Molecule: small-subunit ribosomal RNA
Organism: Candidatus Caenarcanales bacterium
RNA sequence: AAAUGCAUUGUUAUGGAGAGUUUGAUCCUAGCUCAGGACUAACGCUGACGGUAUGCCUUAUACAUGCAAGUCGAACGGAAAGGCCCUUCGGGGUACUCGAGUGGCGGACUGGUGAGUAACACGUAGGAAUCUACCCUUUAGUGGGGGACAACUCGGAGAAAUUCGAGCUAAUACCCCAUAUGCCGCAAGGUGAAAGUUUUUCGCUAAAGGAGGAGCCUGCGCUUGAUUAGCUAGUUGGUGAGGUAAUGGCUCACCAAGGCAACGAUCAAUAGCUGGUCUGAGAGGAUGACCAGCCACAAUGGGACUGAGAUACGGCCCAUACUCCUACGGGAGGCAGCAGUAGGGAAUUUUGCGCAAUGGACGAAAGUCUGACGCAGCAAUACCGUGUGUGGGAAGAAGCUCUGUGGAGUGUAAACCACUGUCGGCAGGGACGAAUAAAUGACUGUACCUGCAAAGGAAGCACCGGCUAACUCUGUGCCAGCAGCCGCGGUAAUACAGAGGGUGCAAGCGUUGUCCGGAUUUAUUGGGCGUAAAGCGUCUGUAGGCGGCUUUUCAAGUCCGAAGUGAAAGAGUGGAGCUCAACUCCAUACCCGCUUUGGAAACUGAAAAGCUAGAGAAUGUUAGAGGUAAGUGGAAUUCCAAGUGUAGCGGUGAAAUGCGUAGAUAUUUGGAGGAACACCAGAGGCGAAAGCGGCUUACUGGGACAUUUCUGACGCUGAGAGACGAAAGCCAGGGGAGCGAAAGGGAUUAGAUACCCCUGUAGUCCUGGCCGUAAACGAUGAGUACUAGUCGUUCUGGGAAUCGACCCCCGGAGUGACGAAGCUAACGCGUUAAGUACUCCGCCUGAGUAGUAUGUACGCAAGUAUGAAACUCAAAGGAAUUGACGGGGACCCGCACAAGCGGUGGAACAUGUGGUUUAAUUCGAUGCAACGCGAAAAACCUUACCUGGUCUUGACAUCUGUAGAAUGAAUCGGAGACGAUUCGGUGCCUUCGGGAACUAUAAGACAGGUGCUGCAUGGCUGUCGUCAGCUCGUGUCGUGAGAUGUUGGGUUAAGUCCCGCAACGAGCGCAACCCACGUUGUUAGUUGCCAUCAUUUAGUUGGGCACUCUAACGAGACCGCCGGUGUUAAACCGGAGGAAGGUGUGGAUGACGUCAAGUCCUCAUGGCCCUUAUGACCAGGGCUACACACGUGUUACAAUGGCCGGUACAACGGGUCGCUACCUAGCAAUAGGAGGCUAAUCCCUUAAAACCGGUCUCAGUUCGGAUUGUAGGCUGCAACUCGCCUGCAUGAAGUCGGAAUCGCUAGUAAACGCAGAUCAGCAUGCUGCGUUGAAUGUGUUCCCGGGUCUUGUACACACCGCCCGUCACACCAUGGGAGAGGGUAACGCCCGAAGUCUGUGAUCCAACCAAUUUUGGAGGAAGCAGCCUAAGGCAGUGCCAUUGACUGGGGUGAAGUCGUAACAAGGUAGCCGUACCGGAAGGUGUGGCUGGAUCACCUCCUUU
Repeated sequence: AAAUGCAUUGUUAUGGAGAGUUUGAUCCUAGCUCAGGACUAACGCUGACGGUAUGCCUUAUACAUGCAAGUCGAACGGAAAGGCCCUUCGGGGUACUCGAGUGGCGGACUGGUGAGUAACACGUAGGAAUCUACCCUUUAGUGGGGGACAACUCGGAGAAAUUCGAGCUAAUACCCCAUAUGCCGCAAGGUGAAAGUUUUUCGCUAAAGGAGGAGCCUGCGCUUGAUUAGCUAGUUGGUGAGGUAAUGGCUCACCAAGGCAACGAUCAAUAGCUGGUCUGAGAGGAUGACCAGCCACAAUGGGACUGAGAUACGGCCCAUACUCCUACGGGAGGCAGCAGUAGGGAAUUUUGCGCAAUGGACGAAAGUCUGACGCAGCAAUACCGUGUGUGGGAAGAAGCUCUGUGGAGUGUAAACCACUGUCGGCAGGGACGAAUAAAUGACUGUACCUGCAAAGGAAGCACCGGCUAACUCUGUGCCAGCAGCCGCGGUAAUACAGAGGGUGCAAGCGUUGUCCGGAUUUAUUGGGCGUAAAGCGUCUGUAGGCGGCUUUUCAAGUCCGAAGUGAAAGAGUGGAGCUCAACUCCAUACCCGCUUUGGAAACUGAAAAGCUAGAGAAUGUUAGAGGUAAGUGGAAUUCCAAGUGUAGCGGUGAAAUGCGUAGAUAUUUGGAGGAACACCAGAGGCGAAAGCGGCUUACUGGGACAUUUCUGACGCUGAGAGACGAAAGCCAGGGGAGCGAAAGGGAUUAGAUACCCCUGUAGUCCUGGCCGUAAACGAUGAGUACUAGUCGUUCUGGGAAUCGACCCCCGGAGUGACGAAGCUAACGCGUUAAGUACUCCGCCUGAGUAGUAUGUACGCAAGUAUGAAACUCAAAGGAAUUGACGGGGACCCGCACAAGCGGUGGAACAUGUGGUUUAAUUCGAUGCAACGCGAAAAACCUUACCUGGUCUUGACAUCUGUAGAAUGAAUCGGAGACGAUUCGGUGCCUUCGGGAACUAUAAGACAGGUGCUGCAUGGCUGUCGUCAGCUCGUGUCGUGAGAUGUUGGGUUAAGUCCCGCAACGAGCGCAACCCACGUUGUUAGUUGCCAUCAUUUAGUUGGGCACUCUAACGAGACCGCCGGUGUUAAACCGGAGGAAGGUGUGGAUGACGUCAAGUCCUCAUGGCCCUUAUGACCAGGGCUACACACGUGUUACAAUGGCCGGUACAACGGGUCGCUACCUAGCAAUAGGAGGCUAAUCCCUUAAAACCGGUCUCAGUUCGGAUUGUAGGCUGCAACUCGCCUGCAUGAAGUCGGAAUCGCUAGUAAACGCAGAUCAGCAUGCUGCGUUGAAUGUGUUCCCGGGUCUUGUACACACCGCCCGUCACACCAUGGGAGAGGGUAACGCCCGAAGUCUGUGAUCCAACCAAUUUUGGAGGAAGCAGCCUAAGGCAGUGCCAUUGACUGGGGUGAAGUCGUAACAAGGUAGCCGUACCGGAAGGUGUGGCUGGAUCACCUCCUUU
C1' cells in the first nucleotide's frame, strides 16, 4: 500500500407475516384449501343524498325509423321556391337570397369495431431509392387563341329507378400556341405552365426549400405444440427489359442451382400490437375495457376508377347470400356512426338538448354543417364525500331470551326532558364557464348564499366449530339439511332450522366467476434427484457449452463520460383548484431501453508468439477368472454291455404314484456321451458396464509402478448419433448327460389349476442372426481441485536390515472397515463424500387413471422407445418414535407342562342355563371373567309376570281449606280389595288466642313408575393380577415425537438389593407396619384349670393360680453368627443355635390402567316416556311347565366295603316370639310335661370317619338307592298345583365311564363329620370349623398365561388388524369401431364475372396540323381477342371436432359372491425382467436384487 473487518458521516431506497389438512404422536416431502388486492362484472337481500367516472366481455347476428358531410353566388350559366318592388293580373323586375345544375375544395378527417393477422402487423433504434393538396419562406411568371357539354327548351321510353334523341349556352370546366430558371440527353437537340376576379385583396402556374403527412428497406424484441422435421420452383442469385412516386422476382425472358431449418424452418392452434392496467417486496405473472399511438376491417369475396392522398364505413363495378319494392319487364339496400328494435345471453342505458364552449369541413366573410363534442336522462356498476341526530335520562320500565328461580342479558337502549338543523322540503336571491367595445349559455333558475318549519322523511346485510372477530336456548334425530378445507347431523348439535344475544362491514352486505398474491408449488433472484417424484444399463464421440501459465496487439463483450431518442396521458414526489376527497391542473423526477460518439484495457473474447504443472508418447519393470480361437485333463451324474447277488429299491412330515423275480437297488469291470470345472478361493483380482474361474498354446485390449526423454493445451463434458449390453424369448442348423416352464400322475386340502413326491417337453449347451430389457443397484452421471486421522488388504517403487525369506520405515495406484469437521428430514455419508467449490450432460414437479390410449419409429414375433387426457381423491409418500402383534429370537416366572393324587365327561337325582311351550312361564348375568350367578331360602306374601275384580290427589311425602281426638268393637254383602250400618271413646301441651300428632273430606300444586337408556352418569364390583410393574421433578441427549433414569452385569418372590452407568432424586405399587396361628415372659384368675394338701359319684367342695386356657401388654428371627462361593458387593449354598431360618404359615391389603366389562331391578341420578295408568289394591294362577342340549354338584357302582353291636377323641359358632337338659308316649319323625340359661356358668352337643367284635363273600348282591304305593309327623290362615321329615313296602339306572377336560405342592390333596347365616317351614347350595391325613416334583423341550430385552411390520378400532384380484349390480368419463353427417386447408383439372394491362380496332370522334367541298394525318374511343383472376363445378387427399350397433379396459359406490396373493420368517421370504400356465388373487421355470427374518460358521472393524 492493497484486501478484509468495524465505526462514523453523506446520498439513495421505505421494503418480504402466515394458517388448516396425511400420523396414536413426530420431523420431512408433497398436493389441496383459506385469510389479501382487483374487476367493463352478474345474482340474492336491502336501499337516503351528492360529486366524478364507467356502461353488449355473448351473434364481425339481422336491422324498422330519424339523424351522423357538406360547403362556396367573392368561379359560372342562371331564377324553381321564399322576400321586396312594379303590374294591363298574363306577367315583369330586383338579387335580399337561392332549389337543381356546371365548377372548386372537402366526402382518405372525425366516429365505430377487433373478424382477420404470429406479420416489418406492432414496439424500439436506424436507413435510402421516393411522393406530398391545404400551410410557411424564397424566386420567376400569369401572353395569345379555340371548340364544347350540363342546366334549360322540345320530343320519346319506363310502374319505378332511371334514361334516349335533337337544339341553345357560361366559366377559375376543357383544348391549342408561345415563353421560362426546370426535366431528359455526352452533345446536337428534344420536351414542357398558367385563370380569372375586381382592384384592397383572394387566386393560378413553374422552380427551390421547410413543416406536417404518407410509402419503402433493415437490426433487435414479440404465444403454444416436435405425438408438426424437413420446406421451397419465381423458389435463391445474376444479366437484360418492363413496371412503380420510389428500391426490389414487383413482373417477364435467359442463365446458374441455389435459399430456409434443431439458435426450431414448414405445418397446426391461439391472438389485433403498444403506452399502459391489475397484482407482487422485487424479479416476475396475468391482462390490453375506458383514455392515447399504430394496424386491420366495413354483409361475404374480387376489382379498379377518381384523386395530393383510397384500392374508399354513410362512392362505383362484378359475383354470392340475405332483405325489401314491383305493373314481373326490372329495380333498391348494407347501423363494427348516434339513439333505437329483434335475437342471443347471467348481463350492459335515451329513438333526449345544443352547436353556448373545444375541435373539424367549406367560405373573403357573415355564416352553414358537425349523434365529433359539450350537456342532460337511466343504472349503488365503481371510486370519493355526507347523513340517518346531539346531550341528559334507572342499580335499570314493559316485552323477549336465558336461569342454579336468587337472578342475568337486551340496556342509557327506550319512554321522558332539553337542544341542533347537515341532507331532503318550502320561499327568496343567484353566478363562473363568454374568448368581447358590444352581442351570444344547451347545461339552468344549475352550483352557491339567505330565511322558515320540523327529530320530523332516511339501515341493512353477512357471519358466530377451527382456520376467523363473535354463544346460548328450542326443534330435528345419519332425517331434514350444512360445507371454502378439515368436517358437522344416528335424542343433551356453540357446525342443520328458528329465536335471544354477539361480531364484522355499512348504503351497502354477501355469493358466484376471473386474474395476481400467498405458491421458494417451474426456484434468474430462489428448489431438487442414496431411501420421499427424479442419474440415461454402460461406453465412444459430432454439434454446442466450459477450459492451464507468460507476453504483445485489437477492442466484440465489459467499464466510464457525452449526445440523440425513449409521444402525451398514467404511476412517483412537491405544489395548486373545486368547502374536503374522488377528480382536475402545474412543476419535477423517472422511463432501468436503443442508437451514435470519445475514452479505459484488469477480466472474458479475437489474432500472433512462446512455456510445461493438464493431456499424450517413448523406455524399463509388473499383476490379473480382461477378450477371441484351438487343443487337452480328471472327478461326478446318467446310459449301455458283462459278472456277483436277492427282494426289495426309491421317496416323504407320513405316504402313494414310480422301478423291481423278464432279477432292480447294491457291488465289480469295460465302454459311450454331454455339461460343469471341487480343493486353491479371500468383502482377493480383471473389465466401461453386462460380466469373467480346470490346464496348455496362439492372437489381442486396457491398467499400475519407476526413470529420464519427447509433443506442447493436443483438455473436460457431451443434445442428436454409434457400439456393447444378464436372463428369458425368436429364426436356421447341430447337440442333448443332468436340471427342468408346460404337460401327466401321486399326495395334501373344504378345494389345491400350488407348496411335497414320481415322470417329463421346450429350454438350458454349440454355430450364425435377431431382441435391447432387469431391484441392468452403490437404487449415488462424468471430470477437476481442496478439506483430521486410525486399522486391514492387492499390485508396485525406495530406504534400512539380513546369508536369505520375513519383520520395520517412507511413497504411488486400487479395494474395505471405523471415524474429525461438515452435510442430512432422519437413517446415514464422511479423501472411493451424500463435505466445500467449479464445468458439462440427463432427469423430477400430488396420488390414481398409466408407462395405459392414440400417433410415430424400430422388431419375424414377443414387444421396445417416445408418451397423454377425461375422470376420481385429499391425500399418496420418506425417515424415525411409542405401543400392539408375529405360525421372530433370547432370558425368566406361574399346578402352565411334566411327575403324582382325586375328580368331571357315562348313570340316577338336585340345581342353574339355553331351547321349546305357555295367558304368564317377571327381569338381569352370556368365552376365560354367565350358567348351586343377583337369590344368606318363590306354597300366600316375596313378585317385578298373567287372568279377572277394583281405585283415581291416589298405597307413600309436603302444602292449603273444612270437619273430627286418636282409636276400639260388632253385624251384613262380597273370592277379597272394598262397601253399608251400628255401638263405644273425648286424650296431650297451653301465655287460654291456640298448638302438636292422627283421621276423614274438597280442590290443586303434585305423588307414583322393578317403565327406557349401564352407549348420558355417580357409587359399587369383576378381570388381567398380588402380575411387578406405572410414573414424576430437575438435569442431559434428540429439530421433534421421545429417550435417558426404568437399559447393562449379578441377585431376588419382587423396579428386592448391589455394582456399573448422564444421570441425580422422588411418588403410586413390592416389602414392612395390621389380624390369626406357632415359642415364651409379665399382669389378671371367673363361669376356666387342678401339680401339691384335704374332699367328692363328679374340680363336686375347701384351697391354690404352678399348669392348661382365657385376653391385654411384651420378648423373639435380623442372613444376626460360622464356613464356602461371589467383584473385598448384593446375595446364594451349607452349618450351629433356636419353638420357629431365610417374605416362618395363612389372611386382609389389588399401582397406572384395560375390557363403552357388569349393574338405571340395592341405592343415587341427567334426559325421555306413562298419569281414570306403564301408578295403586285384591283373589287365583305363574316364576316349579318339558321331545331336548349344556354347566355345577350330590349319591353310587362296592370287601381299603355294606350291615349290626360296643368303645373313643374336636373346633368354630348359635340361643328368650329362642336353645331346651331331664321324665313320659311312640319303631320313628315327633308329641305331652318340666328344670336351667340373656350364656367361658344352662342348652344346641351323642361329632363322624377311627378302633374292637360279629356278619355278608363278588352277585346288579345284605352294593346302589331312584321311582312309586301307603300310613303318619311338623311348620303354617293354607302344603292340590308346590314344602320338609318318619315308618312300612317297592328296588330303576349304574359293574369306574369315548373324544376331551378340572383341582391340588403340606397339615395341602383326599376322606370325615360339625356349626352358622337366610328362615314360620324347607340346604346335595353357600360361609366357616375341626378330625384322619398322603403321593409326586427340585426339571423347563413342549401346551397355556404373564414379565423384561431385542427384531420385523403396509397394524394404531392396534392380528377378531390390514388387505389383493376375478365375478354380480348401479352410475360416470374414456379408447376401439362397419360407418354417417359436418367444418377446414392445400393441390390437380374445367368454367370464368367485373376489371387493369397487352394487342387489334374494317366502325366512331368538336378542339391540333394539312387540305379546305368532300377529306387526310396526329391522337383517342366503342367493340373484339388474349394474359391474370373471385365465386362456382369435378376428382382424389390431409387435418379437426361431432355422432355410431357393438366392444375394451378404467374410476366410484355402509354392510353381495369366491378365495386369501401381500404386510410378522404373513405361515412356500418378498420383489424385478422374461417365458409358459391357471376362475381369481396368482403359480412355476430361468437370471438378478436385499428394499429378507432367524440360527450357525468364516472374515473384518472397534474396545480391552